[in-house]
Context: one part of a larger RNA
């Protein structure tokens, strides 16, 4: 190390339980608010973070009432308290109720600043406190006052009185008004008048008392439910939209006005009209009413709901607190009784919850009785009060006007313009008037039904924030609200927005006293309890995962880990063929999904638990089961109760008759004039309908999770683009335009030369901006940095603050860039669960059957319809089906043919016609030819779109023979439309493809066995189940491996077999064919192999052998005018052919077995499966034997069928399966009835060797501690392994990467521990900073004292971390009580569907303007704040002076100055800062060869304020007149005159002297003292000279350019109204209010998720060296980087 087994741990599953949701029933309630709301800040407590409660009367305060013993909330504790004189507590009624918030006194950044006016309070008196009042709008009206304008109105003020503003994410009206989606695409349509967004509302809102609806019959407001009816329209007549009458029901209610006409009263003028106000009358259609005339009283009805006016009272019940309220003990287990025995008892009460288990009779309580001083709303009686209501006449009158209605353009009506009526709106027109008008679906006549152009009205109906009583086959902590728990909380984001996790000790805390160990944390032990493995996220306590122990096994062994056989070892059980292990052997490539097809190296899962997918409503259609039946049956509603059942309800629906387009007729009808017809019916007898359940289907998200879009309504310019206001930032060097200025020069100029000057989108570089190239860096230091080199660096420059610009947009020196770390259209809620013919996913068992991947249609190919093929019931008919055969057809395939057609085609013959050449006097000729060549013939040949022929299979019928059981038709349910290879016949392609497309067969698919080494598809063979039995297919039989080293008889030599071609080759073997040979072949040796002539020609030569012609001829037994070599040409060597030795075969082709050569690849032998083989190879014949899940045997299980003796046997056939069809069944949860278990131990939960064919089911042991089973039935959030699936917990990588720029050494010290904390000493680092100050941001981070669990990347005594205390002082500093830009707000007011935009006066708003303190000291932590010294500012009181009071001070919101403004540049003053010393001083005098010195070292300073002076710059000032400045001015501004002045005058100024200072600091010296404050407390010389010098200041002063450079207030000054006091004067005493105010602040405390190498305006800014604020090194001062 594996497997088991036993302990424990991590960890929350499971079961139990609920305080909490959620669906819903009754009855209530439906508003709050300016009398200050809803909702929120902050505060109240003895201690007090939090939540309730409360509000400065604050954990309460007053009354009335319940009530009756303890009480100070959750929440326990200590201290105090209060209670029978009646608490806390419940209930009614009141008091009080900071500050925000419509916010209402102005403002504003809610929860906060600043007011005025009228009272009070204090003060010596401002200051200060405290009560009340001031918002806008709008309304009759009243008062007042009052423009243009003389009355007078208009405004304007005062009073009065509504309104404003919330909610309930619900109901309601109305304004506006999407899109996605559907239409398989889209535009009219739909989604749909939804969703939103807005306006106003009420407990209900809206309608509503007919110009109505209808049809010759009628009804009689409106609203709502049932049906009518998915009818009848509507509709690119698509999708889809979809009424009405009429009928049943709930409910039920009708009225007022305006006009005629009359009276009063104004008025109004044309004096009798005419208006206007009140009053009375008076309101309908069979017309009514005024008028005219008569009549009379009486009835009804209603009193805050209207009509429609007009109230009191009693009384009664209920509600908002309460109160009685019946009945049990005994014993026995037990920690406990309620259990269990035994014996009783109440019940108008056995609801329910609790009490140490499970209680009518213990407790709260339940039935039942009973009850309110107070408030509340009903109801009902009295009393009062109000209102209305007759007849007849028909002369006049009156009856709702820019309306009805019409054109034209929309809208709604179910009705998309249509024949379109009726309603409504926009415009233009426009009416009658009772002898009138509208309506009846264009319109017109008749007829009928109503009276528009004024209002008002309950119930019946919608909804539920909320209270009060209930209920559930609703959940039970991954469930049910997001939220049982201090949740809209922690968190995330600028923000809209977004959104958790997390429940259980026990009966009672009895919550471990004490003692060991430990530095704690924690343990061990006593103790408590029934139990501590109930010990504080504690009940139960599962799995992953970590471990500890044992028993078997395990170091030559290759493994989808398992099955199957098994040997030896340890064990002993639901007793059973026990149980753990497993040495050696045999077979064996996971699960899903998707596919023709996967172990696949195609998806998907790390692993374990739990959550996770066809479902519910309303229709439709089939089956089944009931009930009734020519009928069947309710609907809504009522009555009835328990939220039931049952009863009533007959409208309505579906049957009961049909046919016709229809009137219609009717067992017939239609058709036609008519049918002997023919359609469709009826006849044969007919069956239907309710309602339950299954199946599928329709419309709804519709089985589950998934887009990328699209559309409303909102948040965002703290980043980025750009703009606007307002500030500020750019060491240092360098170059030297234009302009001057002198000289020269020209008639004047241009022009030359020197100096001067100081431009510039110039130069060189720092800070600051940006990113060029490159390395790194990539699970980073950083979600864009870093090192090194770069570009700009006075400009189109950089950058603060404060603003605008907004998604159908903005911005943009323009990339489609950028709008909060993803922009071709931003984030966010929302329609919404858009849609997805597309992917993934889809959960228990077992039976029986079982496909397809094809034909057609298809904007259609991966989707879909209708067929085919599957499966479920049903039926009819009786055999149709399917096979072989026999019989009979019909075809034009394969072949085969072609003098049989059509094309194609080779020879040859013959040979018209053509074409060359030739001859001819011209032509119609004539000749001739290696030329082409038609018909014709003669052999030979080819064809899918050639046939004179022509099969085999197939097909089609058949009253025939055999063997089978299919086949129809009707309904219901389906899946399939990707197909792979094999083999056969074509096509395409190269007779290429595992290629592709037909046909037709197998097989896979969806099929496993057995061969084939492995190997879906090939060979054999179709698994129901056991078996340690037999027989065989295919393939095999030397070993691997189960069977033959079988037989015969040939073959190969090549490991051929165990991979191949054309070609090659005297390899073998079998069969032929034809030469030559005893007249001596073939091979081999031995001889010859000549001559004419060197053949001619040609050639320098050519003699057999360069070439060119010819190739004769002689001698022989043969011998080329030469078959090769060979010379320069010759020679020389050979062959043919001949002789001769030798002696039997010896050449040359065809065909065929078997075999050789050609034969070269990539990890590694790797072209038999391996060893190996000469057979253990081939070929051919025989006989044995192996060999499968075939087959048989034998035993069992279930299907269908049949038969019986029917319970149940018995025969026959079957049972492999995907999609998919049918059936039969386990098993969760919960209802119901029955009968039951359970502290003597329920549910889970663990272990086990038991039962069932399976889902599953028992028992026993252990654990647990309180609830569960069965049994019929019934109801579903009913079964998980997979969805890149959601939570959670646990691993693996792995003790691995990594520990984020840098220097630390000793040494003491604390302490349980020290590299990390403390102190010291060295060492080193930064120094235009890693020093100092500040703003923004953080919000306590600060000091102190203490801790060490966790944060810190290590440690840790430390700390920015945890725990307790403390800390932050302002008249003068920053901001307010001052000002005002950009910009926002905005009275009235313009404009907008609305919501809302703009904008005047007025407000508000700093980044700018105005504005008064400076030096030292001090604390642990504050300081321009406290102190100490010496100042200033503003008011107040007194005092004292000085001006005024009609010769008018002073005095403004008005007039007027003034504040008041860029940039460059360059010269000066002066001062900070330095730096020097032989000068002052103090301190030392060591080492040394010397030297007390010009020795070394350290130090030589000081605000405001007040006096004085002062480099300098700048220019105007008086006076008269006259004009202007909205009124006036002596102020200003200009004209003019006349006078001063250019520094003696005046304004501005840094500075600098002097005082401040007899003061403060100051190098140094120093103490006392202990529990603890030490270089503390105290004492303290010197203080002078030079040099050098800023980027500070004087000062935008000055010069110069061109882009021409903020605004108001304080201030000064006129006057005006007004007017008697003022002061811009001294003294002295007093008063000054609100926020900041600690600490970080280039960062460890902001912005970056982090103690991150990044970023973040602005001030100061030393010394050497050097132009510098580059760079090196130091100084003061930080610092040593948390391994």
């Nucleotide at each position: 190390g594996g497997c088991g087994c036993a302990u424990g741990g991590u960890g929350a599953a499971u079961g139990c339980c609920u305080u909490g949701g959620u669906a819903c029933u009754a009855g209530g309630a439906g508003c709050c608010g300016a009398u200050g709301a809803a909702g929120g800040a902050c505060g109240g407590g003895a201690c007090u973070a939090a939540c309730a409660c409360c509000g400065a009367u604050a954990u309460g305060c007053u009354u009335c009432g319940g009530g009756g013993a303890g009480c100070g909330g959750u929440a326990a504790g200590u201290a105090c308290g209060c209670u029978u004189u009646g608490a806390u507590c419940c209930g009614g009624a009141g008091a009080u109720u900071u500050c925000c918030g419509a916010a209402u006194g102005g403002g504003g950044a809610a929860a906060c600043c600043c007011a005025a006016c009228c009272a009070a309070c204090u003060u010596a008196g401002u200051c200060g406190u405290u009560g009340g009042u001031u918002g806008c709008u709008u309304g009759a009206c009243u008062a007042g006052u009052g423009a243009a304008u003389c009355u007078a109105u208009a405004g304007c003020u005062a009073g009065c009185a509504a309104g404003c503003g919330g909610u309930a994410g619900a109901c309601g009206c109305a304004g506006u008004g999407a899109a996605c989606u559907g239409a398989a695409a889209c535009a009219u349509c739909u989604c749909a008048g939804u969703a939103g967004c807005u306006g106003c509302a009420g407990g209900a809102a809206g309608a509503g008392a007919a110009a109505g609806a209808a049809a010759c019959a009628u009804c009689g407001a409106u609203u709502c439910c049932c049906u009518u009816a998915g009818u009848a329209g509507c509709g690119g007549c698509g999708a889809g939209c979809g009424a009405a009458c009429g009928g049943g029901g709930a409910a039920g209610a009708g009225c007022c006005c305006a006009a005629a006409c009359c009276a009063a009263c104004g008025a109004g003028c044309u004096u009798g009209c005419u208006c206007g106000u009140u009053g009375g009358g008076g309101u309908u259609g069979u017309a009514g009413g005024a008028c005219u005339g008569a009549a009379c009283a009486u009835u009804u009805g209603a009193g805050u709901u209207a009509c429609c006016a007009a109230a009191g009272a009693g009384c009664g019940a209920c509600g908002u607190a309460g109160u009685c309220g019946a009945a049990a003990c005994a014993g026995u287990u037990g920690g406990g009784a309620a259990g269990c025995u035994g014996u009783g008892c109440c019940a108008g009460a056995g609801a329910u919850g609790g009490u140490g288990a499970a209680a009518g009779c213990c407790c709260a309580g339940u039935a039942g009785a009973c009850g309110a001083a107070a408030c509340g709303g009903c109801a009902c009686u009295c009393u009062c009060u109000c209102a209305g209501u007759u007849c007849a006449g028909g002369a006049u009158c009156c009856u709702g006007a820019g309306u009805a209605c019409g054109g034209c353009g929309g809208g709604a009506c179910a009705c998309g313009u249509g024949a379109a009526a009726c309603c409504c709106c926009g415009u233009c027109g426009g009416a009658a008037g009772c002898a009138g008008c509208g309506a009846g679906g264009a319109c017109c006549a008749u007829c009928u039904c109503g009276c528009a152009a004024g209002g008002c009205u309950a119930a019946a109906u919608a909804c539920u924030c909320c209270c009060u009583a209930g209920u559930g086959a609703c959940c039970g902590a991954u469930a049910g609200u997001g939220a049982a728990c201090c949740a809209g909380u922690a968190c995330c984001g600028u923000g809209a927005g977004g959104g958790a996790a997390a429940g259980g000790u026990g009966a009672a805390a009895a919550g471990c006293a004490c003692c060991c160990c430990g530095g704690a944390a924690g343990g061990g032990g006593a103790g408590u309890g029934a139990a501590a493995u109930a010990g504080u996220u504690u009940c139960u306590g599962a799995a992953a995962c970590c471990a500890u122990g044992u028993g078997c096994c395990u170091a030559c062994a290759a493994g989808c880990u398992g099955u199957c056989g098994g040997a030896g070892c340890c064990c002993a059980u639901u007793a059973a063929u026990g149980g753990g292990u497993g040495a050696c052997g045999g077979c064996g490539u996971g699960c899903c999904u998707c596919u023709u097809g996967c172990a696949g190296a195609a998806u998907g899962a790390a692993c374990c638990g739990g959550c996770g997918a066809g479902u519910u409503a309303c229709g439709a259609u089939u089956g089944c089961a009931u009930g009734c039946a020519a009928g069947g049956u309710u609907a809504a509603g009522g009555u009835g109760g328990a939220a039931a059942a049952a009863c009533c309800g007959g409208a309505g629906c579906c049957g009961u008759a049909g046919c016709g387009a229809a009137a219609g007729c009717g067992a017939g009808u239609c058709u036609g004039a008519a049918a002997u017809g023919g359609g469709c019916g009826u006849a044969c007898g007919a069956a239907g309908u309710a309602u339950g359940u299954a199946g599928u289907u329709g419309u709804a998200g519709a089985c589950c999770c998934g887009a990328a879009a699209c559309c409303a309504g909102g948040u965002g310019a703290c980043c980025u683009a750009c703009c606007c206001a307002u500030g500020u930032c750019c060491a240092g060097g360098u170059u030297g335009a234009a302009g001057g200025u002198g000289c020269g020069g020209u008639a004047a100029a241009g022009c030359g030369c020197a100096c001067u000057g100081g431009a510039g989108g110039a130069c060189c570089g720092a800070a600051c901006c940006c990113g060029u190239g490159u390395c790194a860096g990539u699970u980073g230091a950083a979600a864009a940095u870093g090192g090194c080199u770069g570009g700009g660096a006075u400009g189109a420059g950089g950058u603060g603050u404060g603003g605008g610009u907004a998604g159908c947009g903005g911005u943009g020196a323009a990339a489609u860039u950028c709008c909060a770390a993803a922009c071709g259209a931003a984030c966010u809620u929302g329609g919404a669960g858009a849609u997805a013919g597309c992917u993934g996913g889809u959960u228990c068992u077992c039976u029986c059957c079982g496909a397809a991947a094809u034909c057609u249609c298809u904007u259609u190919a991966g989707g879909g319809g209708g067929a085919g093929c599957c499966u479920u019931g049903g039926g009819a008919a009786a055999a149709a089906g399917a096979a072989u055969c026999g019989u009979g057809g019909a075809g034009g395939u394969a072949g085969a043919g072609c003098u049989a057609c059509u094309g194609u085609u080779u020879g040859g013959a013959c040979a018209a016609g053509g074409g060359g050449c030739c001859c001819g006097u011209c032509a119609u000729g004539g000749g001739u030819u290696a030329c082409c060549a038609a018909c014709u013939u003669c052999a030979g040949a080819u064809a899918a779109a050639c046939u004179c022929c022509g099969a085999a299979u197939g097909c089609c019928a058949u009253u025939g023979a055999u063997u089978u059981a299919u086949g129809c038709c009707c309904a219901g349910g389906a899946g399939u439309c990707a197909c792979a290879c094999g083999a056969u016949g074509a096509g395409u392609g190269a007779u290429a493809a595992g290629a592709u497309c037909c046909a037709c067969c197998g097989u896979g698919u969806a099929a496993a066995g057995g061969g084939g080494a492995a190997c879906a598809g090939c060979c054999c063979a179709g698994a129901u189940c056991a078996c340690c039995a037999g027989u065989u297919a295919a393939g095999g039989u030397c070993c691997c491996u189960a069977a033959a080293u079988a037989u015969a008889u040939g073959c190969u030599a090549a490991g051929u077999g165990g991979a191949a071609a054309a070609g090659g080759a005297u390899g073998u073997g079998g069969a032929g064919u034809u030469g030559c040979a005893u007249a001596g072949a073939c091979a081999a040796c031995u001889a010859g192999g000549a001559u004419g002539u060197u053949g001619g020609c040609u050639c320098a030569g050519a003699a057999g052998c360069a070439g060119c012609c010819a190739c004769c001829a002689u001698u022989u037994a043969a011998a080329g005018a030469g078959u090769g070599c060979g010379u320069a040409a010759u020679a020389g060597c050979u062959c043919a052919c001949u002789a001769g030795u030798c002696g039997a075969g010896u050449g040359a082709u065809u065909c065929u077995g078997c075999g050789c050569c050609g034969a070269a690849a990539a990890u590694g032998u790797a072209c038999c499966g391996g060893g190996g083989c000469u057979a253990a190879g081939c070929a051919u014949a025989u006989u044995a034997c192996c060999g499968a899940a075939a087959c048989u045997g034998u035993g069992g299980a279930u299907g269908u069928g049949c038969a019986c003796u029917a319970c149940g046997u018995g025969c026959a056939c079957g049972u492999g399966a995907u999609a998919g069809g049918a059936g039969a069944g386990c098993g969760u949860u919960c209802u119901a009835a029955g009968g039951g278990c359970g502290g003597u131990g329920a549910a889970g939960c663990u272990a086990g060797a038991c039962c069932g064919u399976g889902a599953g089911g028992a028992c026993u042991g252990g654990u647990g501690g309180a609830g569960c089973g069965c049994u019929u039935a019934g109801a579903a959030g009913u079964g998980a392994g997979a969805a890149u699936g959601c939570c959670g917990g646990u691993a693996u990588g792995a003790g691995u990467a990594g520990c984020g720029a840098a220097a630390g050494a000793c040494a003491g010290g604390u302490g349980a521990g020290a590299a990390u904390c403390c102190u010291g000493u060295c060492c080193a680092c930064c120094g235009a900073a890693u020093g100092a100050c500040u703003a923004a941001g953080g919000u306590u981070u600060c000091c102190u004292g203490g801790g060490g669990a966790a944060g810190g990347c290590u440690c840790g005594u430390c700390c920015u971390c945890c725990c307790a205390g403390g800390g932050u002082a302002a008249g003068u500093c920053g901001g307010g009580a001052c000002c005002u830009a950009a910009g926002c707000c905005g009275a009235g007011g313009c404009c907008g569907a609305g919501a809302g935009g703009c904008g005047u006066a007025g407000g508000c708003g700093a980044u700018g303007g105005a504005u008064a303190a400076c030096a030292g000291g001090u604390u642990g932590a504050g300081a321009u704040u406290c102190c100490u010294g010496u100042a200033c500012c503003a008011g107040u009181u007194a005092a004292c002076u000085g001006c005024g009071u009609u010769u008018g001070a002073c005095g403004a919101u008005g007039g007027a100055g003034g504040g008041a403004c860029g940039c460059a540049g360059g010269a000066g003053g002066c001062u900070a800062a330095g730096c020097a010393a032989a000068c002052c001083u103090c301190a030392c005098g060591a080492u040394u060869g010397g030297a007390a010195g010009a020795g070394u070292g350290g130090g030589g300073c000081c605000a405001a304020g007040c006096a004085g002076u002062a480099a300098g710059u700048c220019a105007g000032g008086a006076u008269g007149u006259g004009a202007g400045u909205c009124a006036a001015a002596u102020g200003c501004u200009u004209a003019c005159a006349u006078c001063c002045g250019g520094g003696u005058u005046g304004a501005c100024a840094a500075g600098c002297u002097g005082u401040g200072a007899u003061g403060g600091g100051g190098a140094g010296c120093g103490a006392a003292a202990u529990u603890a404050c030490a270089g503390u407390a105290g004492c303290g010389a010197a203080g002078u000279u030079g040099c050098c010098g800023a980027u500070g200041u004087c000062a935008c002063a000055c010069u110069g350019c061109c882009g021409a450079g903020a605004a108001a207030a304080g201030c000064u000054u006129c006057u005006a109204a007004g007017g008697a006091g003022c002061a811009c004067g001294u003294u002295a005493a007093c008063u000054g209010c609100c926020c900041g105010u600690a600490c970080c602040g280039c960062a460890a405390a902001c912005c970056g998720a982090c103690a991150c190498a990044g970023g973040u305006a602005g001030u100061c800014g030393a010394g050497g060296a050097g132009a510098g604020a580059a760079u090196c090194c130091u100084a003061a001062g930080g610092u040593g980087a948390g391994c």
This is a predicted structure of a 1683-nucleotide part of an RNA (large-subunit ribosomal RNA, half A) from Limosilactobacillus portuensis.
The source organism's lineage runs through Bacteria, Bacilli, Lactobacillales, Lactobacillaceae and Limosilactobacillus.
Rfam family: Bacterial large subunit ribosomal RNA.
Its mean pLDDT, the model's own confidence on a scale to 100, is 84.
The RNAcentral record of the full RNA draws on ENA.